[in-house]
Context: one part of a larger RNA
């Protein structure tokens, strides 16, 4: 280099933006680098093919003929790729008019509940469990009423509903702001796809500085259980959970399924929009576009299953795999305050 693969057997980077690179719609003209053909040169010997010969055969070997990737020169062809130039509009983008949304950031604000504090009523229990005990309570608890403080989360609505690239996003209001969908076919005219490296985003836990701290709660203390109980259950409870700024950069970061485009039966639910139909009107109904589910045809699959949201049929680009353990390791390098992360072997062994 070649081969076969990547939902669950080893294998899709957590996700995006994007330089280089690779690949690229339709038409005309030119060119001739790739491409194709002719001629010439070169292509040492051996090897290779054919014929004949020598070792008893063969391997091996001698002779002759042919062939020899690639390369160079020259002539020609112009379909395809490239290159140069001119067009096109269906890909892509824009414009105009509509639309839905927990998309993001900041500020403000609301009610329920828990806890604590103050006051009232009130008296002996309360709490907790499988049953208990530790705990709390006559210094007046639990219960109940009124007032206050503070933090965190937002019941119902709520929906295999919506939005976001992913992580993720849910009370309400305002401001700032990203993306998406539909209709029109007005403009640009291939401006595209993918993407090594790079850059950015990235749950939870964790780290730094400063705040905050209601509830919950690693660690820790106590009570139980038990043969033991470094647990499961109970009573407490510190970090943390919250905020600001900075770091970390991981995950069963999952659809365990990379992105883009085209094509290939249907049925049914739901969300956003448009057109039609209908009507006093909102609906209903029909069609189309875009999402999100279920079932299923062909086909695919080891099976399970997938099945227009493909794991079907194809093309382009990237990433990755190559028996198990050793090993998400060592060493080295890079990154990090640290914890550690990224890259990543071998001996040995089965």
């Nucleotide at each position: 280099c070649u081969g076969g693969g990547c939902g669950u057997a080893a294998a899709g980077c957590g996700c995006g933006u994007g330089c280089a690179g690779g690949c690229g719609g339709u038409u005309c003209u030119g060119u001739a680098a790739g491409u194709u053909g002719g001629a010439g040169g070169u292509u040492a010997a051996a090897u290779c093919u054919c014929u004949c010969g020598g070792c008893u055969c063969a391997a091996c070997u001698g002779a002759g003929a042919g062939g020899c990737g690639u390369c160079c020169u020259u002539c020609a062809a112009a379909a395809c790729u490239g290159c140069a130039g001119g067009g096109c509009u269906u890909g892509a983008g824009g414009a105009u008019g509509g639309g839905a949304g927990a998309g993001g950031g900041a500020a403000g604000u609301g009610g329920a509940a828990u806890u604590c504090c103050c006051g009232g009523u009130g008296u002996a229990g309360u709490g907790g469990u499988g049953g208990a005990a530790u705990g709390c309570g006559u210094a007046g608890a639990u219960a109940u009423c009124g007032g206050g403080a503070g933090g965190a989360a937002c019941a119902c609505c709520a929906g295999u509903g919506g939005c976001g690239a992913a992580g993720g996003c849910g009370g309400c209001u305002u401001c700032c702001u990203g993306g998406c969908c539909c209709a029109u076919a007005c403009c640009u005219g291939a401006c595209g796809c993918u993407a090594a490296g790079a850059c950015g985003c990235g749950a939870a836990a964790g780290c730094g500085u400063g705040g905050g701290g209601a509830g919950c709660g690693a660690a820790c203390g106590g009570g139980a259980u038990u043969a033991g109980a470094u647990a499961c259950c109970c009573c407490g409870g510190u970090a943390g959970u919250c905020c600001a700024c900075g770091c970390u950069g991981u995950a069963a970061a999952c659809g365990a399924u990379g992105g883009a485009u085209a094509c290939u039966a249907g049925g049914u639910g739901u969300c956003g929009g448009u057109g039609g139909u209908a009507u006093u009107g909102a609906c209903c109904c029909c069609a189309c576009c875009g999402g999100u589910g279920c079932c299923g045809u062909a086909g695919c699959u080891a099976a399970c299953g997938c099945g227009u949201u493909a794991a079907g049929u194809a093309u382009c680009c990237c990433g990755c795999c190559u028996g198990g353990g050793g090993a998400c390791u060592a060493c080295g390098g890079c990154c990090g305050c640290a914890a550690g992360g990224c890259u990543a072997a071998a001996a040995c062994u089965c």

RNAcentral holds the full RNA, with entries from SILVA. A computed fold for a 350-nucleotide part of an RNA from a metagenome, annotated as small-subunit ribosomal RNA, central domain. Its mean pLDDT, the model's own confidence on a scale to 100, is 87. Rfam family: Bacterial small subunit ribosomal RNA.